About this RNA:
The RNA shown here (c-di-GMP-I riboswitch aptamer) has 77 nucleotides and comes from a Nitrospirota bacterium. NCBI's taxonomy places the organism under Bacteria, Pseudomonadati, Nitrospirota. The model forms 95% of the base pairs in the Rfam consensus. Model confidence (mean pLDDT): 91 of 100.
RNA sequence: UUCCGAAAAAGGUAAACCCUGAGAGAUCAGGGGGCACAAAGCCAUCGGGUCCUGGAGGGGACAGCCGGGCUGCCGAA
Numbered sequence: 001u002u003c004c005g006a007a008a009a010a011g012g013u014a015a016a017c018c019c020u021g022a023g024a025g026a027u028c029a030g031g032g033g034g035c036a037c038a039a040a041g042c043c044a045u046c047g048g049g050u051c052c053u054g055g056a057g058g059g060g061a062c063a064g065c066c067g068g069g070c071u072g073c074c075g076a077a
Stems, first nucleotide, its partner, number of pairs: 004075002012037002017032006035064001041070003046067003049062005
């Protein structure tokens, strides 16, 4: 350094739900909350998928849906 992920250490994030606000909506932001997560950090101009909107062309959302890419803490077996 790479692979790997512990009854290790230091930490981190924050599901459902509730309140407030934004949006046509999916959903997003703040506060509470804590299901869970070794990348639940980032990429939607990497490929699928799901959802919203529209008659369609199209536009939008989800990275905590799957695969992939980039970066990152620690160091037992």